[in-house]
RNAcentral holds the full RNA, with entries from SILVA. The part of an RNA shown here (small-subunit ribosomal RNA, central domain) has 352 nucleotides and comes from a metagenome.
Context: one part of a larger RNA
RNA sequence: CUGGGCGUAAAGAGCGCGUAGGCGGUUUAGUAAGCGGAGGGUGAAAUCCCGGGGCUCAACUCCGGGGCUGCUCUCCGAACUGCUAGACUAGAGUACGGGAGAGGACAGUGGAAUUCCUGGUGUAGCGGUGGAAUGCGUAAAUAUCAGGAGGAACACCCGUGGCGAAGGCUGCUGUCUGGAACGUUACUGACGCUGAGGCGCGAAAGCUAGGGGAGCGAACGGGAUUAGAUACCCCGGUAGUCCUAGCUGUAAACGAUGGACACUAGGUGUUGGAGGCAUCGACCCCUUCAGUGCUGUUCUGCUAACGCGUUAAGUGUCCCGCCUGGGGAGUACGGCCGCAAGGUUGAAACUC
Numbered sequence: 001c002u003g004g005g006c007g008u009a010a011a012g013a014g015c016g017c018g019u020a021g022g023c024g025g026u027u028u029a030g031u032a033a034g035c036g037g038a039g040g041g042u043g044a045a046a047u048c049c050c051g052g053g054g055c056u057c058a059a060c061u062c063c064g065g066g067g068c069u070g071c072u073c074u075c076c077g078a079a080c081u082g083c084u085a086g087a088c089u090a091g092a093g094u095a096c097g098g099g100a101g102a103g104g105a106c107a108g109u110g111g112a113a114u115u116c117c118u119g120g121u122g123u124a125g126c127g128g129u130g131g132a133a134u135g136c137g138u139a140a141a142u143a144u145c146a147g148g149a150g151g152a153a154c155a156c157c158c159g160u161g162g163c164g165a166a167g168g169c170u171g172c173u174g175u176c177u178g179g180a181a182c183g184u185u186a187c188u189g190a191c192g193c194u195g196a197g198g199c200g201c202g203a204a205a206g207c208u209a210g211g212g213g214a215g216c217g218a219a220c221g222g223g224a225u226u227a228g229a230u231a232c233c234c235c236g237g238u239a240g241u242c243c244u245a246g247c248u249g250u251a252a253a254c255g256a257u258g259g260a261c262a263c264u265a266g267g268u269g270u271u272g273g274a275g276g277c278a279u280c281g282a283c284c285c286c287u288u289c290a291g292u293g294c295u296g297u298u299c300u301g302c303u304a305a306c307g308c309g310u311u312a313a314g315u316g317u318c319c320c321g322c323c324u325g326g327g328g329a330g331u332a333c334g335g336c337c338g339c340a341a342g343g344u345u346g347a348a349a350c351u352c
Base pairs, nucleotide, nucleotide: 003324004323005322006321007306008305012320014201015200016199017198021194022193023192025088026087027086028085029084030083031082033081034080035077036076037075038074039073040072041071042070048066049065050064051063052062053061054060091191092188093187094186095184096183097182103177104176105175106174107173108172109171110154115149116148117147118146119145120144121143125136126135162169163168206247207246208245209244210243211242215241216240220236221235222234223233258319259318260317261316262315263314266295267294268293269292270291271290272289273288274287275286276285301308302307325352326351327350334345335344336343337342
């Protein structure tokens, strides 16, 4: 390379939008590039294969035949792919309707709690632990009552509940705004799927500048523990955690499972919508669409097993990404990106 693979053995890019490309629904007519048939030319010789001959055999060599799987031209065919023209509605999209939602951005606002400040009551302790000590307290603490300041997070509701492409999103109100589901089948008429590059989004930590700083708390100081204790426990505490603007671009970014479409028993929850039945009626019950769970040798199936099982890891098609023994190593060198930290691309020697 041909292959074989990617939940856990090596392997699905963190996620999306989308360029080129690849692939693409039903039908009619044409065309004839691909495709099929027939024929012409060419495909040097040697080499190769088959048959036969010559050196004692073989290698070697000579003769005949085949082949040279290719290129090109002519004629014929039209099922399939392509192309051209036309039509269609089952894919896709639009419109309309009433609903659901922690989807996003900005502004405002609420209560509980911690801390601090002021004042009142009150007096000797408080705090902390396995036990203590450091620490705080007669300059009046802890406790308790009233008032005030400030920052951060939103108990209960809360739910294998909901929304989002992923990261992620939860007090309440308003403004702006994205998407999805369902229903009606009115409109467009294949407008689709995937997507190398590219562009954008992307937890936490970290970085730059300016704010903010209650609680928590890397580093750091102290007290303990211990043989030691650069820890676990305790008392403090700076960056940070928060906001604005920018950068970084990583993660066990996980369902360790790329996206799309079609097909293949059920049972039972739950969320949203629609229809039916029903009745006083929200219900209950039945049907159906979309999501989200559990279960399932049953039908099969798949798997090394575990397990998966209409939310597939089953059966198929299309497109992309990735893997190819362990270590060396996600390292070195170079390129690109970054303020830096570093990221990305990514070897070899050597060794087992």
Overview: Rfam family: Bacterial small subunit ribosomal RNA. Gene Ontology terms of the family: ribosome and structural constituent of ribosome.